[in-house]
RNA sequence: GGAGUGGUCCGGGUGGCCGCCCGCCGAAGCCCCGAAGGGGCGAAGGCGGGAGGAAAGUCCGAGCACCACAGGGCAGGAUGGUCCGUAACACGGACCGAGGGUGACCUCAGGGAAAGUGCCACAGAGAGUAGACCGCUCACCUAAGCCUUGGCGAAGGUGAGUAAGGGUGAAAGGGUGAGGUAAGAGCUCACCAGUGCCGCCGGUGACGGCGGUAGCUAGGUAAACCCCAUCCGGUGCAAGGCCAAAUAGAGGGGCGCUUGAGGAUGGCCCGUCCGAUGUCCCCGGGUAGGCCGCACGAGGCCGUCGGCAACGACGGUCCCAGAUGAAUGGCCACCACCUCUCAAAGGAGGGACAGAACUCGGCUUACAGGGCCACUCCGCAG
RNA sequence: GAGCCCGUAGCUCAGCCCGGUAGAGCAGCGGACUUUUAAUCCGUCGGUCGAAGGUUCGAAUCCUUCCGGGCUCA
Numbered sequence: 001g002g003a004g005u006g007g008u009c010c011g012g013g014u015g016g017c018c019g020c021c022c023g024c025c026g027a028a029g030c031c032c033c034g035a036a037g038g039g040g041c042g043a044a045g046g047c048g049g050g051a052g053g054a055a056a057g058u059c060c061g062a063g064c065a066c067c068a069c070a071g072g073g074c075a076g077g078a079u080g081g082u083c084c085g086u087a088a089c090a091c092g093g094a095c096c097g098a099g100g101g102u103g104a105c106c107u108c109a110g111g112g113a114a115a116g117u118g119c120c121a122c123a124g125a126g127a128g129u130a131g132a133c134c135g136c137u138c139a140c141c142u143a144a145g146c147c148u149u150g151g152c153g154a155a156g157g158u159g160a161g162u163a164a165g166g167g168u169g170a171a172a173g174g175g176u177g178a179g180g181u182a183a184g185a186g187c188u189c190a191c192c193a194g195u196g197c198c199g200c201c202g203g204u205g206a207c208g209g210c211g212g213u214a215g216c217u218a219g220g221u222a223a224a225c226c227c228c229a230u231c232c233g234g235u236g237c238a239a240g241g242c243c244a245a246a247u248a249g250a251g252g253g254g255c256g257c258u259u260g261a262g263g264a265u266g267g268c269c270c271g272u273c274c275g276a277u278g279u280c281c282c283c284g285g286g287u288a289g290g291c292c293g294c295a296c297g298a299g300g301c302c303g304u305c306g307g308c309a310a311c312g313a314c315g316g317u318c319c320c321a322g323a324u325g326a327a328u329g330g331c332c333a334c335c336a337c338c339u340c341u342c343a344a345a346g347g348a349g350g351g352a353c354a355g356a357a358c359u360c361g362g363c364u365u366a367c368a369g370g371g372c373c374a375c376u377c378c379g380c381a382g
Numbered sequence: 383g384a385g386c387c388c389g390u391a392g393c394u395c396a397g398c399c400c401g402g403u404a405g406a407g408c409a410g411c412g413g414a415c416u417u418u419u420a421a422u423c424c425g426u427c428g429g430u431c432g433a434a435g436g437u438u439c440g441a442a443u444c445c446u447u448c449c450g451g452g453c454u455c456a
Stems, first nucleotide, its partner, number of pairs: 001378010012335007020050006029041005052353001056364002059362005064236004076232005081095005096110001097108004111227002116225002118221003133166002135162008145152003174192006193217002195214008240292004251282005262274004299318008337350005383455007392408004402439001410426005432448005
């Protein structure tokens, strides 16, 4: 210098002007109690706060709330190497194993197929307690033909043996060599590979190493049924709690029923009108509506210590959105960044994905552009 | 906010559970019949199975993640 790998951080900044939402204060004003006085609401104004790394998808796990629940089981679902972390997880860390990459490093739903069942299309003889299509071998039969009269025998047929070779297929029951055999075959033996069992060593463990032993060589598929181990009650803030109009009405009470309760008109009285299936009051449940839940939390930041790490302990410090048709914005100037133009000065243009709604921990997905750290490979120079 | 379902030819659907060549009806095109059209008959065209990744010898089908559409709950 080039090519890469892993991780982490940011997601424009400053100033001015005009707005929006929330909280607190609040001398205008309004309301309540009242003896003084006190309390509440609160225009203007002042102070403080006001989206994200994913607020998203709603895929997991929890908190919280209500319902159910003696205990256990079935069904159903989820998870699946080991150890650790965590409130918990399908998350994270470290390690183990398998696969990929020259390497940094990456990927893995990574328990069980020598418990059982199913499936393995097409092709192929055979697809599962394997299988004779070609081939190879033997026996018998037919037999061209040959030679020395009794044999050999191409070729064909039938039967049997054979998993070495060919062929089919994604997949056909270890590999090499020797022995063995009619021909062959772990049929036997040596070595190699794998597996099971036993023992020893290392490791908390997954597992690794070594030795012995068994001819044991066992197809794949469990993101097919299933088996094993562990976990899971259901519903979700539209959970749930509180206050509570109008109208209707169960219940209770008062007054009244023409000698008029009560209402309308009206400041009040008279008057006028309505009025008996009346009218007024109390009260339970509860709708509209409102309030709480709801912003101090498995909280953020900094430091020290423990741990390889995830993370934990301790100390200090901070308070940091709460809307409900739903605020968090717009304009201008300068600076920073990117693109184009230009010798330069300068000029023109641009700003990703997206957006809280009970709250956290994860995962996944989207994302203009930029910064930082560690590491690998190749080339060059010293 | 929460829960559930669907996506296959131009249209409406089957196939998915339990993996093995992607099908049916209508529509389109060509031909036959008819004077012509319709109907009928014969033939034919037409598919990234919503997208990507994984499991598997093999995926429309099984699993995961996205995309699009629909329904329900005060």

Overview:
Model confidence (mean pLDDT): 80 of 100. Predicted 3D model of RNase P RNA and transfer RNA as a complex of 456 nucleotides. Rfam match: Bacterial RNase P class A. Its family is annotated with dimeric ribonuclease P complex, ribonuclease P activity and tRNA processing in the Gene Ontology. Rfam classes the family as a ribozyme.